This is a predicted structure of a 90-nucleotide RNA (c-di-GMP-I riboswitch aptamer) from uncultured Desulforhopalus sp. The coordinates come from a structure-prediction model, not an experiment, and the mean pLDDT is 86. Rfam family: c-di-GMP-I riboswitch aptamer. Its family is annotated with cyclic-di-GMP binding in the Gene Ontology. The RNAcentral record of the sequence draws on MGnify.

RNA sequence: GACAAUAGCAAAGCGCUUUCCGAAAGGGCGUGACGCAAAGCCACCGGCCUACGUUUUUCGAAAGAAAAAUAAGGCAGCGGGGCCGCCGAA
Numbered sequence: 001g002a003c004a005a006u007a008g009c010a011a012a013g014c015g016c017u018u019u020c021c022g023a024a025a026g027g028g029c030g031u032g033a034c035g036c037a038a039a040g041c042c043a044c045c046g047g048c049c050u051a052c053g054u055u056u057u058u059c060g061a062a063a064g065a066a067a068a069a070u071a072a073g074g075c076a077g078c079g080g081g082g083c084c085g086c087c088g089a090a
Stems, first nucleotide, its partner, number of pairs: 001087001008036002013031004020027002034077001040083003044080003047075003053070007
């Protein structure tokens, strides 16, 4: 990439029944299909989300509390890049 063929994935929402993992963001499983020709895989670059912990500051007699900063945590269905790959007419 063609009103071709065969397959695939699955957003939001909902559920997990004393809540499956996580502090959170987020993830897993089920359901569900908004969409996807790489919506297969990789956080390398930019971006975005979160802040347990850490640092600083403030309050406090202390215990502790609050604020700010911070990725070592995430997002591959935000863009770029890398790796791999199904079908394929004129």